[in-house]
A computed fold for a 72-nucleotide RNA from a bacterium, annotated as transfer RNA. Its Rfam family is "tRNA". Rfam describes the family as follows. Transfer RNA (tRNA) molecules are approximately 80 nucleotides in length. It is annotated as a transfer RNA.
RNA sequence: GCGGCGGUAGUUCAGCGGUAGAACGUCUGCUUCCCAAGCAGAAGGUCGCCGGUUCGAAUCCGGUUCGCCGCU
Numbered sequence: 001g002c003g004g005c006g007g008u009a010g011u012u013c014a015g016c017g018g019u020a021g022a023a024c025g026u027c028u029g030c031u032u033c034c035c036a037a038g039c040a041g042a043a044g045g046u047c048g049c050c051g052g053u054u055c056g057a058a059u060c061c062g063g064u065u066c067g068c069c070g071c072u
Base pairs, nucleotide, nucleotide: 001071002070003069004068005067006066007065010024011023012022013021018055026042027041028040029039030038048064049063050062051061052060
């Protein structure tokens, strides 16, 4: 330099045009003599960044950046 994959909640990851989700974690409540476990609820996101297409973009297209892998 070229190619491929990836960046989404604090963490690990789903979601591939039509309300952004799960698990774990955090907080509150219930339960218990206390802790743990269990149960119920809540908070938490400019979907890496910039632009384009579209009535509508996490999703499609272009550019760019970071990480991993391969080729030269």